Source information
The prediction has a mean pLDDT of 76. Predicted 3D model of a 97-nucleotide RNA (THF (Tetrahydrofolate) riboswitch aptamer) from a chicken gut metagenome. The sequence is in RNAcentral, with records from MGnify. It matches the Rfam family "THF (Tetrahydrofolate) riboswitch aptamer". Gene Ontology term of the family: tetrahydrofolate metabolic process.
RNA sequence: CAGAGUAGAAAAUUGCGCGUUAAGUGUCGCCUGAACGGGGAGUUGUCGGGCGAACGAAAAGGCAAAAGCCUUGCGGUGCUUUUUUCGCAUCCCGCUG
Numbered sequence: 001c002a003g004a005g006u007a008g009a010a011a012a013u014u015g016c017g018c019g020u021u022a023a024g025u026g027u028c029g030c031c032u033g034a035a036c037g038g039g040g041a042g043u044u045g046u047c048g049g050g051c052g053a054a055c056g057a058a059a060a061g062g063c064a065a066a067a068g069c070c071u072u073g074c075g076g077u078g079c080u081u082u083u084u085u086c087g088c089a090u091c092c093c094g095c096u097g
Base pairs, nucleotide, nucleotide: 001097002096003095008086009085010084011083012082015079016078017077018075019074020073027053028052029051030050031049032048033047034046038093039092040091041090059072060071061070062069063068
């Protein structure tokens, strides 16, 4: 001097669910916690939890005496499979050449 490697993130995808009587997702505020290459430190960055606020939606068909169930949709829906891409905020040390 160059390079490798993490947690994780995004997109597509697999399966099983949830909602469609509106939860969830997304946005904002406050409180609180966690993680962040092999080691150490670590943010005004990332993620989670709680409370609050504003905003906000796609249903259709079939079966059934009814309760309800099924199918196709819909939701910036949850978990999950696989693939691809990106990838330590940053600092010091280490590793490979």